Lysine riboswitch aptamer from a bovine gut metagenome, 207 nucleotides, folded computationally.
RNA sequence: CAGAGGCGCGGGCUUGAUGAGUCCUGCCGGAGAAGGGUGCCGACCCGUCGCGGUGUGCUGAAAACAGCCAUACCGCGGGAAUCCGACAGAAAAGGCAAGACCGCCGAAGCGUUUGCAGGGAACGGCUCCCGCAGAUGCUGGGCGCGUACCGAACAGGUGCGUGACUGUCACAGAGUCACCCGGCAGCGGGCGCUCUGUGGAGUGCUG
Numbered sequence: 001c002a003g004a005g006g007c008g009c010g011g012g013c014u015u016g017a018u019g020a021g022u023c024c025u026g027c028c029g030g031a032g033a034a035g036g037g038u039g040c041c042g043a044c045c046c047g048u049c050g051c052g053g054u055g056u057g058c059u060g061a062a063a064a065c066a067g068c069c070a071u072a073c074c075g076c077g078g079g080a081a082u083c084c085g086a087c088a089g090a091a092a093a094g095g096c097a098a099g100a101c102c103g104c105c106g107a108a109g110c111g112u113u114u115g116c117a118g119g120g121a122a123c124g125g126c127u128c129c130c131g132c133a134g135a136u137g138c139u140g141g142g143c144g145c146g147u148a149c150c151g152a153a154c155a156g157g158u159g160c161g162u163g164a165c166u167g168u169c170a171c172a173g174a175g176u177c178a179c180c181c182g183g184c185a186g187c188g189g190g191c192g193c194u195c196u197g198u199g200g201a202g203u204g205c206u207g
Stems, first nucleotide, its partner, number of pairs: 001207003006105001008104004013099004024089003028085004035046003039126004049077008057068004108139009118129003140166002143163008168200009179190004
């Protein structure tokens, strides 16, 4: 430099399911006066109505009485934040599968860590997810099972453990003999091939 592994790897695109009859929108009804909101917390955000009565408190020195504001309880009205239900409409993203295509065979994937950007409504803090870049480490390949995490998920992914499978090389054993070597010969040996076992790792393997 060129190649091989095979349910091989990656990418965007198209289609489909899931997401979901969910979020959300409209309309109607109900609950609801102190809570409610976001992944969590907050000093952040939204909300914390009105009338009457009674008691307590304060002021008029005390009582009666009057006034005041606060508070507790009771009653009535009303229905804010928010929540619930019926009806009508009704998504999307991330993740997934299939297909053809393109690029490939450290393909590529992942862990740890650092930095930058984004998301979970805004602000502050914490935390989680995700993208890109740097450093470093792990994995030959796909498959199954278990488990933890991510995820809406009985999908799927990743890590860890485990099992058999598979490519490749090395070593050992068995078989085989076109070719090569030895032998008069039976035959023996080499190369090659096949099978079995053990072991290694892509910094590998073949040319």